[in-house]
RNA sequence: GAGUGGGCCGGGCGAUCGCCCCUUUAAGGGGAGGAAAGUCCGGGCUCCACAGGGCAGGGUGGCCGUUAACGACGGCGCGGGGCGACCCGCGGAAAGUGGCACAGAAAAUACACCGCCCGCGAGGGUAAGGGUGAAAUGGCGGGGUAAGAGCCCACCGGCGCGCGAGUGAUCGCGCGCGCAUGCCAAACCCCACCCGGAGCAAGACCAAAUAGGAGGGUGAGUGGCCCGCUCAAAAUCCCUCGGGUUCGGUCGCUGGAGCCGGCGAGCAAUCGUCCGGCCAAGAUGAAUGAUCGCCGCCCGCAAGGGCACAGAACCCGGCUUACAGGCUCACUC
RNA sequence: GCCGGAGUAGCUCAGCUGGUAGAGCAGCUGAUUUGUAAUCAGCUGGUCGGGGGUUCGAUUCCCUUCUCCGGCU
Numbered sequence: 001g002a003g004u005g006g007g008c009c010g011g012g013c014g015a016u017c018g019c020c021c022c023u024u025u026a027a028g029g030g031g032a033g034g035a036a037a038g039u040c041c042g043g044g045c046u047c048c049a050c051a052g053g054g055c056a057g058g059g060u061g062g063c064c065g066u067u068a069a070c071g072a073c074g075g076c077g078c079g080g081g082g083c084g085a086c087c088c089g090c091g092g093a094a095a096g097u098g099g100c101a102c103a104g105a106a107a108a109u110a111c112a113c114c115g116c117c118c119g120c121g122a123g124g125g126u127a128a129g130g131g132u133g134a135a136a137u138g139g140c141g142g143g144g145u146a147a148g149a150g151c152c153c154a155c156c157g158g159c160g161c162g163c164g165a166g167u168g169a170u171c172g173c174g175c176g177c178g179c180a181u182g183c184c185a186a187a188c189c190c191c192a193c194c195c196g197g198a199g200c201a202a203g204a205c206c207a208a209a210u211a212g213g214a215g216g217g218u219g220a221g222u223g224g225c226c227c228g229c230u231c232a233a234a235a236u237c238c239c240u241c242g243g244g245u246u247c248g249g250u251c252g253c254u255g256g257a258g259c260c261g262g263c264g265a266g267c268a269a270u271c272g273u274c275c276g277g278c279c280a281a282g283a284u285g286a287a288u289g290a291u292c293g294c295c296g297c298c299c300g301c302a303a304g305g306g307c308a309c310a311g312a313a314c315c316c317g318g319c320u321u322a323c324a325g326g327c328u329c330a331c332u333c
Numbered sequence: 334g335c336c337g338g339a340g341u342a343g344c345u346c347a348g349c350u351g352g353u354a355g356a357g358c359a360g361c362u363g364a365u366u367u368g369u370a371a372u373c374a375g376c377u378g379g380u381c382g383g384g385g386g387u388u389c390g391a392u393u394c395c396c397u398u399c400u401c402c403g404g405c406u
Base pairs, nucleotide, nucleotide: 001333002332003331004330005329006328007327008326009325011295012294013293014292015291016290017289019031020030021029022028023027033309037320038319040318041317042316043315044314045199046198047197048196052227053226054225055224057195058194059193060192061191062076063075064074065073066072077090078089079088080087081086091190092189096188097187098184099183100182113130114129115126116125117124118123138156139155141153142152143151157179158177159176160175161174162173163172164171165170203251204250205249206248213241214240215239216238217237219231220230221229258278259277260276261275262274263272264271265270296307297306298305299304334405335404336403337402338401339400340399343358344357345356346355352389360376361375362374363373364372382398383397384396385395386394
């Protein structure tokens, strides 16, 4: 200098005035994020509800771990890309069905266009060489042959068996073999594992008001279907119509799979009835603001101007996307 | 909060069972006509909303993102 992989900041201080929450209420303490975003996943929690099994449907996909769980994360294995640090991918094509346009002789029931050899010719042999294509009956070297071909041999590759290492995916070694059966599953499908539904506008309580209304049904029970189970016997259940209250109030609403530091275990993710410390927004037509001054950064001679993406709405663990300007660690060339 | 649909030529729409993009209208040119319209013939015009991936090949299949429309509560 050029890269690769991580982590962090992204405004601070003071004054004046104005808000919300808590409390011990003259006063003290606290008050938007790394993504609060998208709603792509997983849960906690609430209700159906005391709630089982199956089909259909959906999700994931190398192996082993971590986690409350996941499609996330860590490590390892194999394949591919890169000089490298690193990055990307991942069940099965021999259960079956389907597709591979155009070109090409032929695209998987694949039986040969040019060429080579034999032959007077008709014709026969051939798949090494050429051509077409993304892909054409393993690759390379040698022998053999009329010319060729795993036809034969050595090596690589493939298949089978055995031994060893490893929890395993796999790897190594040895022996044998007719030499070997294209690609696509983000095609249908097969295999393995997982999945009740709805969602804080869930739900609970209070207040207020009305018409204890009218009609229908035998069923109703939180995705569809079946079985089972529970409740009901004309309804306090379901459906339709009609009427009343209300854009009511309180809770849910923030103490947690919590955070910070140390020690220990583990390669790591992470874990620990170990130790010490802390309590960090809870609004509800929506608080966390406005003004001034100084500092910080950028442009400018100065005056002066500007300062990214962007704001909680039950909470948490991830993923994805947006981001001016910077700081830092490790590694590679 | 939950669930669906759409984006293709200037405009309105097909194509999505993966083989390299079409129709009508509009525009331009020519023919015809005294001239215009109509009619006939021909022509131009496309990052298939953006990006990434699978595949030999993507409008079509998968993931992500932007904009718009609709339904339930």